This is a predicted structure of a 72-nucleotide RNA (transfer RNA) from Dunaliella primolecta. It matches the Rfam family "tRNA". By type it is a transfer RNA. Rfam links the family to the GO term triplet codon-amino acid adaptor activity. The coordinates come from a structure-prediction model, not an experiment, and the mean pLDDT is 82. The gene name in the source record is tRNA-Pro-AGG-2-1.

[in-house]
RNA sequence: GGGGUCGUGGUUUAGUGGCAUAAUUUCCGCUUAGGGUGCGGAAGGUCCCGGGUUCGAUUCCCGGCGGCCCCC
Numbered sequence: 001g002g003g004g005u006c007g008u009g010g011u012u013u014a015g016u017g018g019c020a021u022a023a024u025u026u027c028c029g030c031u032u033a034g035g036g037u038g039c040g041g042a043a044g045g046u047c048c049c050g051g052g053u054u055c056g057a058u059u060c061c062c063g064g065c066g067g068c069c070c071c072c
Stems, first nucleotide, its partner, number of pairs: 001071007010024003018055001025043006048064005
């Protein structure tokens, strides 16, 4: 230098053109003599950045940045 792939709450992760999902974490409550486990509830996201297409983009297209892999 060229090609491929990935980028989503603190962490891990699903996802489809139409309000973004779950686990974990943290907090609150129930349960317990207390703790743990279990159950219920809540908090936590500019969906990497910019532009384009569209009535509408996390999703499609282009460019950029970053991680990983391959080639030179």